[in-house]
RNA sequence: GGGACCUUAGCUCAGUUGGUUAGAGCAUCCGACUCAUAAUCGGCAGGUCCGCGGUUCGAGCCCGCGAGGUCCCA
Numbered sequence: 001g002g003g004a005c006c007u008u009a010g011c012u013c014a015g016u017u018g019g020u021u022a023g024a025g026c027a028u029c030c031g032a033c034u035c036a037u038a039a040u041c042g043g044c045a046g047g048u049c050c051g052c053g054g055u056u057c058g059a060g061c062c063c064g065c066g067a068g069g070u071c072c073c074a
Stems, first nucleotide, its partner, number of pairs: 001073007010026004019057001029043004050066005
């Protein structure tokens, strides 16, 4: 210098042909169980979907420009 992929909750990820309220597991917190702790079970909360702009009636999803990361080639 060229190319590919990834970025969504504290962590790991799903969301694939643009549409109705953005989800799961784990963790945290609350409760149940227990003499108590762990395990187990139930429940709550937690996100302006990496940033800016564009397309569209409508964008996590499509397009452009950036940022960060992983890998390949030179």
Transfer RNA from Ostreibacterium oceani, 74 nucleotides, folded computationally. It matches the Rfam family "tRNA". Its family is annotated with triplet codon-amino acid adaptor activity in the Gene Ontology. The sequence is in RNAcentral, with records from Rfam. The coordinates come from a structure-prediction model, not an experiment, and the mean pLDDT is 82.